[in-house]
RNA sequence: AACGAACGCUGGCGGCGUGCUUAACACAUGCAAGUCGAACGUGAAAGCUACGGUGAGUAAAGUGGCGUACGGGUGAGUAACACGUAGGUUACCUACCUUAGAGUUUGGAAUAACCUUCCGAAAGGAGGGCUAAUACCGGAUAGAACGAUUUUAUCGGGAAAGGGAGGUCGUAAGACCCCUCGCUCUAAGAUGGGCCUGCGUCUCAUUAGUUUGAUGGUAAGGUAACGGCUUACCAUGACUAUGAUGAGUAGCUGGUCUAAGAGGAUGAUCAGCCACACUGGAACUGAAACACGGUCCAGACUCCUACGGGAGGCAGCAGUGGGGAAUAUUGCGCAAUGGACGAAAGUCUGACGCAGCAACGCCGUGUGAGUGAAGAAGGCUCUCGGGUCGUAAAGCUCUGUCAAUGGGGACGAAAAUAUGCCGGUUCAUAGCCGGUAGACUGACGGUACCCAUGAAGGAAGCACCGGCUAACUCCGUGCCAGCAGCCGCGGUAAUACGGAGGGUGCAAGCGUUGUUCGGAAUUAUUGGGCGUAAAGGGGAGGUAGGUGGUCUUGUUUGUCUAGUGUGAAAUCCCAGGGCUUAACCCUGGAAGUGCACUGGAAACGGCAAGACUAGAGUGCUGAAGAGGGUCGUGGAAUUCCCGGUGUAGCGGUGAAAUGCGUAGAGAUCGGGAGGAACACCAGAGGCGAAGGCGGCGACCUGGGCAGCUACUGACACUGAACUCCGAAAGCGUGGGGAGCAAACAGGAUUAGAUACCCUGGUAGUCCACGCCGUAAACGAUGAGAACUUGAUUUGGCGGGUCUUGACCCCUGCUGAGUCGGAGCUAACGCGUUAAGUUCUCCGCCUGGGGAGUACGGUCGCAAGACUAAAACUCAAAGGAAUUGACGGGGGCCCGCACAAGCGGUGGAGCAUGUGGUUCAAUUCGACGCAACGCGAAAAACCUUACCUGGGCUAGACAACGGUGGCCAACCCUAGAAAUAGGGCCUUCCUUUCGGGGACUGCCGGUUCAGGUGCUGCAUGGCUGUCGUCAGCUCGUGCCGUGAGGUGUUGGGUUAAGUCCCGCAACGAGCGCAACCCUCGCCCUUAGUUGCCACCAUUUAGUUGGGCACUCUAGGGGGACUGCCGGCGUUAAGCUGGAGGAAGGUGGGGAUGACGUCAAGUCAUCAUGGCCCUUAUGCCCAGGGCUACACACGUGCUACAAUGGGCGGUACAAAGGGUUGCGACCCCGUGAGGGCUAGCCAAUCCCAAAAAACGUCGCCCAGUUCGGAUUGCAGGCUGAAACUCGCCUGCAUGAAGCCGGAAUCGCUAGUAAUCGUAGGUCAGCAUACUACGGUGAAUGUGUUCCUGAGCCUUGUACACACCGCCCGUCAAGCCACGAAAGUGGGGGGUCGACGAAGUCGCCGAGCUAACCCGUAAGGGAGGCAAGCGCCGAAUCGAAACUCCGCGAUUGGGACU
Repeated sequence: AACGAACGCUGGCGGCGUGCUUAACACAUGCAAGUCGAACGUGAAAGCUACGGUGAGUAAAGUGGCGUACGGGUGAGUAACACGUAGGUUACCUACCUUAGAGUUUGGAAUAACCUUCCGAAAGGAGGGCUAAUACCGGAUAGAACGAUUUUAUCGGGAAAGGGAGGUCGUAAGACCCCUCGCUCUAAGAUGGGCCUGCGUCUCAUUAGUUUGAUGGUAAGGUAACGGCUUACCAUGACUAUGAUGAGUAGCUGGUCUAAGAGGAUGAUCAGCCACACUGGAACUGAAACACGGUCCAGACUCCUACGGGAGGCAGCAGUGGGGAAUAUUGCGCAAUGGACGAAAGUCUGACGCAGCAACGCCGUGUGAGUGAAGAAGGCUCUCGGGUCGUAAAGCUCUGUCAAUGGGGACGAAAAUAUGCCGGUUCAUAGCCGGUAGACUGACGGUACCCAUGAAGGAAGCACCGGCUAACUCCGUGCCAGCAGCCGCGGUAAUACGGAGGGUGCAAGCGUUGUUCGGAAUUAUUGGGCGUAAAGGGGAGGUAGGUGGUCUUGUUUGUCUAGUGUGAAAUCCCAGGGCUUAACCCUGGAAGUGCACUGGAAACGGCAAGACUAGAGUGCUGAAGAGGGUCGUGGAAUUCCCGGUGUAGCGGUGAAAUGCGUAGAGAUCGGGAGGAACACCAGAGGCGAAGGCGGCGACCUGGGCAGCUACUGACACUGAACUCCGAAAGCGUGGGGAGCAAACAGGAUUAGAUACCCUGGUAGUCCACGCCGUAAACGAUGAGAACUUGAUUUGGCGGGUCUUGACCCCUGCUGAGUCGGAGCUAACGCGUUAAGUUCUCCGCCUGGGGAGUACGGUCGCAAGACUAAAACUCAAAGGAAUUGACGGGGGCCCGCACAAGCGGUGGAGCAUGUGGUUCAAUUCGACGCAACGCGAAAAACCUUACCUGGGCUAGACAACGGUGGCCAACCCUAGAAAUAGGGCCUUCCUUUCGGGGACUGCCGGUUCAGGUGCUGCAUGGCUGUCGUCAGCUCGUGCCGUGAGGUGUUGGGUUAAGUCCCGCAACGAGCGCAACCCUCGCCCUUAGUUGCCACCAUUUAGUUGGGCACUCUAGGGGGACUGCCGGCGUUAAGCUGGAGGAAGGUGGGGAUGACGUCAAGUCAUCAUGGCCCUUAUGCCCAGGGCUACACACGUGCUACAAUGGGCGGUACAAAGGGUUGCGACCCCGUGAGGGCUAGCCAAUCCCAAAAAACGUCGCCCAGUUCGGAUUGCAGGCUGAAACUCGCCUGCAUGAAGCCGGAAUCGCUAGUAAUCGUAGGUCAGCAUACUACGGUGAAUGUGUUCCUGAGCCUUGUACACACCGCCCGUCAAGCCACGAAAGUGGGGGGUCGACGAAGUCGCCGAGCUAACCCGUAAGGGAGGCAAGCGCCGAAUCGAAACUCCGCGAUUGGGACU
C1' cells in the first nucleotide's frame, strides 16, 4: 500500500459496485425449457342459451418438427497439448444462417392418440381394434460419396415433403397462375468445433532409473478425421541428470495487488478456455453429448409402499439444516437487452432488468454560518499570581444542503403489429417487400428531479499521546493489577498500567486480527559473498558440459535492423464526452517489452573450409634435488646375554617412595645378539599435486628448470558424475618387537587425584598383504591466464664485464622468503607467490541453538564415513578494532608493604563499644578496610527520642477574630506530679487623649500547629574512603569510516605529568610545588605582669635601678643546587665537598584534582513526596537506655628486680579560672571541711610535675608482685546517688608468672616510657584533644606478601574476577526420534466373480412395407433369446507407501 474479509466500539443521507474464501456436506417447498394448429389425426367441460346452438375446432393429451449440447452453476479432479502463445490440418466435421446452381416425381405399408379387455397399492404395463402426417418405406430422375474396369469415359450405386395467403376456372372433387414458408442434392461462404506441432507452465533427487501396446514397421479393423486408437505378425526399441519414473500441491489465462523497475504474491466479482454435475461405469439419440434439470447398470444415502415393488439427485434462482470468525429475499417484471419456438400475434425465459438486506468496499455530501471577552459558570491544573478547555458556550444576526410533510413529475420506447398513404414486385387495385403518418407498450415508480412549508431544529465517533510516531499533565495502583508491534514499562513521586482533564490523527467511520507485496542488495538477472564474520571440495587425473589464439573465405543459426500478421474484449495509461461533482459509465487513441513470417546487414559468437605460430606439446644438450619403488650395506647409541675388574649402593624427585642391588647391582673393560632410528652436515635450504620425504650404495622410475635450435599446428583451460592417491589413530591375516608407550599395576601429590610427577608395563609403533578415508588434511586463501611502482635475502641454470683464478658488479629465466607503494579491505591486514585490476570454469554460504544430529539411502569386517532435515527454542550468535577492568602475564617504580628491629594486641582481671540473648522498654543510627572508647566534648532526674501509668485536644510553639487586663511570683487544699479549685495581687510604652503598640488570661473557628513518624534508593548541605596517590582533562591541529588516538607515549630524572631532551603536535586548565601558620638561627622595634650582666637591697628579682641577656610579640634577614670537584648528552639532575643555625621539600601543620563506593547522615540542619491529627502530637511521675549462659573490637592495669615500697632532692611545657580558680592558716589518717587573702590573670590560683637522681630495706615467691572482688566506716556533688555517680580510710587479696593460630603500630626528638593540662561537666575520664620530660634499636635491600602508579600483553569480563561460565544429578513441563505392537488412508500388481452396454458370432423363436409367386408360401432384411471379448462395483492374496496411537526408552529445549 492492498483485501470477496472477520471482530470490537460507534453509526445521518445518497450514488456505484460487491456479498459461502469453510462441508464438490445433506436438502423440505416453489420456480429455472419449452414452443409450433401456417406438419397431423383426435377433441372436451363449466358457463350462457332463443334449446337451434354458443363456448370451440378453444382447453387438453398424442404423432411430428425444432430446441433441450445454448444460457446459468461450481472448481472436486487435472502437472496435462489442460491452459497461454505461434502455427499446421493435402488428415477433418459443421444443425440453424448467407450466396449460387439443380430439383421438389410416383406409389405403398403402418402406428400413437382414441375405443376396448386385463395386470398392478403405486409407478407403470400387456393384449385386441381404428386412423393421419412435413412420421416410415419402395420406384423414377439427378456430374454426390464410394466401388469396378480397358484410365477416357463407361458401368454399378444412390435424394426429396409438403404447408399457407390470394386470384382464375370448376357444382364439387380439383386444375392452373402468382407469392411465401418448407424439403432434397451440389458448390462455396460464415460461424462453431475436432485433431496435430514448436515454445512457455509449481515443489521434492532423503523419488534414479522407467516402459511390453511399450518404440517402430506391415496388414486389417475403427473414426468426421491422422495415429498402437484397436488387433495379428515382425523387429527391439523408446524416455531419462537439459531430471524420466514416482510423490506432494494446484483448474489455466486476460488480469488483480504490490514494486522505481526487474520481480514477488495471487487467479473473488467481469471476460476467454477447460473440467465436473450424488459416486463409479456405459452407451443411445443427435450436426454436435458419452448429455446439470435425458436413458441403462452398480454403490452410498433419503423418501413412498398394500413389502410384491417403486421414486430422487439445488456445484440453476430463492430458501432450510449443518459446518464456520464469516457472506443476503422462499421479492417484482419480461418494460428494456439477449435467447428458444413460431409466418406472425405471441408463449417461455430465477439469463437478464429492477427492488430488498449488509458501512463489505469506493465516491460524494451533511451534522450549520457570521458576530460575540464579563475571557461567565463549571471541569482540570497550579509556584495560589494564574493557566487551560475558550469565541468554545450563552446572547445577537443569518442560511436552508440532507432528513420530515405537502404538491408537481420524467428520460429509459424504439421496434414489432394492425390501420391510412406512397413506391416496388405481379396479369392483379390480392399477397409480399420498402418508406411514411398518427396510435399502442414501463417491473423499477409516483422513483430521480423540481417547488413550497416550518425549523439550527433530527444527525460524531474511534484510536492514540515513552522512542520509532504527530500529540502531557494530575490522581489511583505499588514487579500487584495490568500494558506490549520492537526496544521495553510497573518493586510509593509511572508523560508506558487504570481513570480524568487536555492534546494529536482520521472521520460515518475508527481501531484490532489475519493475509500478500514493499522496505529486504535478507537468494543479489538488474544487484551479494567465501584469509579471520556463514562459506574453497584433503589432493590430483579426467568424461559430459561451459569457455577458448592469429589470418582469410563462405554460410546466415545466434545477433542487429526494417516491414507484415497476431498479441480477443474488458482492465491499466492518454484525450474527449454523460450523470449537479466524484466514484461509475461511454467513445476514440496509445500500449501490450511476446510469437510467427518476409526482406536486409555481416562487425562479433556459432558452423564449414583453408592457412599461421605467439598458447600447448615433442625432440637435442646440460645442471640441481630428503621426489617415488626395490635390493643391499654402515657406524654411533639404547636394551639384553656371556665373561673380567670391583663394592654398596643405584635410580628417581620440588622432596620422596615404589623399583633394581651382597644370588654382586650401578660403574668400567672385552665379546656377542636383536630391533628401530639415522647425530654433525642442516639453512627463513631443497623436492613433491597433496598427504609427505633426511645415513651410504646399486638398479628401475616420475616431475620441474636452463640453453639451443628443429618439428606438430590450437592439439588448450576448467571440470558435475567417475577413478586414483591420501598423516595419525583404528581393523583383518602373518611376521617382528631394542627403545618408546594408550590400557593396566604400584609409588607419590591431594580434601579427593580414576590426572599432572615417578617406577614398571600390554596393545600399538616396525615389515608384508588387505581395509578404513578422516584431521586446525591450514596459507583457515580452488584451478588456469593476462596486466599493474619498488627494496632486499636466498636455491637452480645461463649471459655480460673482468680476471691466472675465485669473488664483487650489471643482467635473463625459474623457485623460496622478508619489508613495503598504489589499489583493495569492516578492520586486522594483503600487496608481481595479491586478499590489486580483469577473464574462464568448478565447489560452497544465507541468523544462533537443535545438528553435521534423527530418519532414509550408499559404503565399511567393525569403529564409523558420506549424503542430510524438521518440530521446538532464542533475539541475538559472530568478526575486527577501541576504552577500561582483571590475570596464580611481563617490564619499570613507590609506600613501615615486606625484610631488619623496638613495643604491643590475641591468654588474665577490669573499663568501654558492638553482636546476640533477655525484657513492658532494654529508643535510634553506624557493619570489611572506610561500623564496634563511633554520633555521645559526659544517660541518677533532665537529656530521652523507648516502656508503664496519669492527663490535654487550636494544642508546649506560630498566625487571625472576639473579649478582658492581666500574667507571673507567693499562700492554702487534692494529687505521684502534670493539673484543678481557692486566696492574695493588680500592667507597661506612646499619644494630637479619639487611640495605637507591646505583653498576657479566656473564648472561637478554619485556612492550621506539631511529629527524633517513613523514604539518605527522591534530595541539598556536610563527611568518610581510595589518597597528599600523581594523576584527571580541554582548545586547535594531525591520524582513524568510527569508537577513539596523538598531546599524556619514548630516553633520562624526580617526592611529584618534577624538570630536560626527542617527537604531529602546539598550547592551556584542575591537581604537584610555591605563596599561609608553627618550630629551629640572626637582626631590629618595644620592655610590664617578663628578665638580672653591672650598682645597691632582700628570706625571696623582694625593692630601687637597668633593658645587655633570657623571654614575650610585631617587623625583617636567611637556603637558591647559589659555589667547587666528579658523573651525566654540553641538559635536567645525581653524588661528594666547602661555608652555614639549618642543604637539597630543613621538621611539623593547614591545604584533598577529575572521579569511585545509589559509601554515611531525613535523629544536627534544610527539604520533595507519603503517613498520624482526642494521636505516630503535647504535659507529668516512675522505669529503661546501666539487663547477662555467651562472642568480638578498642583500651587500662599487670604478671615484676631495667622492678615494687618508704621517705628525701631536682627540672617543664601548654592550658584554665567570677554561678569561677581559690592560696595561706585551722580541723581531719584521708577524701574533705571551715575561714577567707589574691586574681577578670606573662601579676593571683589550679600547681605537686612524674619518670629521673641519691638513701634504705625487699631477694625470685603468686611474693613487700598484682590489684580484681567483697565487707565495714566515711567524704563530695546534687530536690534526689536503691535500680545507677565519683572519692577516702580500714579490712579482704581473685585471675594473672609474658600469652595458640593469627595480627597491629613505628624510620628520630620517632618508637618506647613518664607525668601535666583542657573541653564536656552540678557531680562523674582507663576515652578524646593538646603539652612537655627521658629517649632508643634497625634498614640504605626489593625475591616474596599487601596496596598504588606507568608501559606492554591476553581476555568469551563491562554490575567489569566478589566477573563470566561448563557438565552430571534432582524436579516439572514442551516438541521430536526409537520401540513389542496396534488403528486407519493411498495407488499399483496378481487372481476370483462379473452388472449395464457397444462390438462380434449365432439366431431353430418372432417379423407390415421390398423381391418371386394367382395363392399357399418362400427369399432378402430386421428383432428377441443365446454365446464370446472388454468391462464398473465387490471379494481375496502378497507386497509397497503415507498418517496416527503406543508401556518403555534416547538425546534436545525451557524453568
This is a predicted structure of a 1455-nucleotide RNA (small-subunit ribosomal RNA) from an uncultured bacterium. Its Rfam family is "Bacterial small subunit ribosomal RNA". Gene Ontology terms of the family: ribosome and structural constituent of ribosome. Model confidence (mean pLDDT): 84 of 100.